Small-subunit ribosomal RNA, central domain from an uncultured bacterium, 348 nucleotides, folded computationally. It matches the Rfam family "Bacterial small subunit ribosomal RNA". Its mean pLDDT, the model's own confidence on a scale to 100, is 86.
Context: one part of a larger RNA
RNA sequence: UUGGGCGUAAAGGGUCCGUAGGCGGUUUUUUAAGUCCUGUCUUAAAACCUCCGACCUAAUCGGAGAACAGGGCGGGAUACUAAAAAACUAGAACUAAAUUAGGGCCGCUGGAACUUAUUGUGUAGGGGUUAAAUCCGUGGAUACAAUAAGGAACACCAAGAGCGAAGGCAGGUGGCUAGAUUUACGUUGACGCUCAAGGACGAAAGCUAGGGUAGCAAACCGGAUUAGAGACCCGGGUAGUCCUAGCCCUAAACGAUCCCCGCUAGCUGCUCCGGCUUUACGCUGGAGUGGCGUAAGCUAACGCGUUAAGCGGGGCGCCUGGGGAGUACAACCGCAAGGUCGAAACUC
Numbered sequence: 001u002u003g004g005g006c007g008u009a010a011a012g013g014g015u016c017c018g019u020a021g022g023c024g025g026u027u028u029u030u031u032a033a034g035u036c037c038u039g040u041c042u043u044a045a046a047a048c049c050u051c052c053g054a055c056c057u058a059a060u061c062g063g064a065g066a067a068c069a070g071g072g073c074g075g076g077a078u079a080c081u082a083a084a085a086a087a088c089u090a091g092a093a094c095u096a097a098a099u100u101a102g103g104g105c106c107g108c109u110g111g112a113a114c115u116u117a118u119u120g121u122g123u124a125g126g127g128g129u130u131a132a133a134u135c136c137g138u139g140g141a142u143a144c145a146a147u148a149a150g151g152a153a154c155a156c157c158a159a160g161a162g163c164g165a166a167g168g169c170a171g172g173u174g175g176c177u178a179g180a181u182u183u184a185c186g187u188u189g190a191c192g193c194u195c196a197a198g199g200a201c202g203a204a205a206g207c208u209a210g211g212g213u214a215g216c217a218a219a220c221c222g223g224a225u226u227a228g229a230g231a232c233c234c235g236g237g238u239a240g241u242c243c244u245a246g247c248c249c250u251a252a253a254c255g256a257u258c259c260c261c262g263c264u265a266g267c268u269g270c271u272c273c274g275g276c277u278u279u280a281c282g283c284u285g286g287a288g289u290g291g292c293g294u295a296a297g298c299u300a301a302c303g304c305g306u307u308a309a310g311c312g313g314g315g316c317g318c319c320u321g322g323g324g325a326g327u328a329c330a331a332c333c334g335c336a337a338g339g340u341c342g343a344a345a346c347u348c
Stems, first nucleotide, its partner, number of pairs: 003320004007302002012316001014201004021194003025088007033081002035077009049065006091191001092188003095184006103177007110154001114150008125136002162169002206247006215241002220236004258315006266292011277280001297304002321348003331340003
């Protein structure tokens, strides 16, 4: 619960697509469903409201009246909404040209570093720490050089710079592929916006099967520290991290700020695409991304401020004291882990 809200107090769904639904640009004509006016009938009486009366007054009771509002039927109005018809181009989409980027997928490939193996030089240490020790090393380590193999990640460029709906995306190159922007005003002619249900995507960790495993590293084993040390520090080290196929579906999935449209001072960076011009001092249009801002406005304050948290409109989601609790039960999903939906008693 016809209210007020959702950046930080409770509250924006992780993201997109999209069905029903809701909402919807300009003009004309028609209809008259909503809407408005009007007539009539009805909505029992009592009660409520107004007036009068009874009782000494009140409570109480009697009488008369008036409605408000709802419904049925009839008549009328046509601005708005709706419906039908016709038309339009400012929304939207398409087309053409140009441009753009770590957008996605697949293949090929490069160098540095690292580890291991072999060989050579070489000799007693190396490593590690606050200090040590475990550990490695005369069976020749560490160091230096050469060769080979392997896996993973891509320094500089690199910029709070770019792209993507979000998650996210970075060595180079080829192929395939999705998008965005600008210009032209060429085509269609409202085809639009939002979106319960539904669908798809969705970091990391985790799971299943098969591969792979250099480095790192939960668990684990040692060494230290310590009163103890299940830790922080050190030496090892397995899952995992990587690939293929399939699951899982969560997050401080954050801008803690849902999507779309219109309007409301400026100043100053960056990225991309144009136009004008006396081609360099510039002027100017669009899209995006930042900073500042007492313009106005908003806000409890912090702050926000044309990328709004301002002023309005449309649609969806969500909140309603703390704990109990994102728990229990039921249902659905999952191999499992668990996820989604989601209470109450009780208590303060």